[in-house]
RNA sequence: GCUGGUGUGGCUCAGUCGGUAGAGCAGCUGAUUCGUAAUCAGCAGGUCGCAGGUUCAAGUCCAGUCACCAGCU
Numbered sequence: 001g002c003u004g005g006u007g008u009g010g011c012u013c014a015g016u017c018g019g020u021a022g023a024g025c026a027g028c029u030g031a032u033u034c035g036u037a038a039u040c041a042g043c044a045g046g047u048c049g050c051a052g053g054u055u056c057a058a059g060u061c062c063a064g065u066c067a068c069c070a071g072c073u
Stems, first nucleotide, its partner, number of pairs: 001072007010025004019056001027043005049065002052062002
């Protein structure tokens, strides 16, 4: 230098043929218990690496760019 992959709540990951973002764990509150743990119920937390384009509509498609991983030269 070239090619491919990954990037989404604090962490690990989903997200279908583009239709407006979810789960588990962790956190907080409550119930239960003499109390703790466990269990159950609820709550909060992300504009999807960044910045653009297409579209009525983009996590998803397109071009660019950044970081990491793998391969080729």
Transfer RNA from a Clostridia bacterium, 73 nucleotides, folded computationally. Model confidence (mean pLDDT): 82 of 100. The organism belongs to Clostridia, within Bacteria. The sequence was found in a public genome assembly.